[in-house]
RNA sequence: GGGGGUAUAGCUCAGCUGGGAGAGUGUUUGGCUGGCAGCCAAAAGGUCAGGGGUUCGAACCCCCUUAUCUCCA
Numbered sequence: 001g002g003g004g005g006u007a008u009a010g011c012u013c014a015g016c017u018g019g020g021a022g023a024g025u026g027u028u029u030g031g032c033u034g035g036c037a038g039c040c041a042a043a044a045g046g047u048c049a050g051g052g053g054u055u056c057g058a059a060c061c062c063c064c065u066u067a068u069c070u071c072c073a
Stems, first nucleotide, its partner, number of pairs: 001072007010025004019056001027043006049065005
């Protein structure tokens, strides 16, 4: 320098063929228990890496950029 992959909640990751942003775990609150642990319930928490484009509508499609992994040189 060139090809390919990955980037979504604090962490690990789903998200099907473009239309509801989610799970587990963690955090907080409440309940059960004499208390802890544990169990149960609820809640909070997201500029979907950044910018632009296409579209009635984009995490998802197209272009550029950034970070990281990998292959070739």
Predicted 3D model of a 73-nucleotide RNA (transfer RNA) from Carnobacterium sp. TMP28.
Its Rfam family is "tRNA". Gene Ontology term of the family: triplet codon-amino acid adaptor activity. By type it is a transfer RNA.
RNAcentral holds the sequence, with entries from ENA and Rfam.
The same sequence occurs in records of 3 taxa.
Lineage of the source: Bacteria > Bacillota > Lactobacillales > Carnobacteriaceae > Carnobacterium.
The coordinates come from a structure-prediction model, not an experiment, and the mean pLDDT is 81.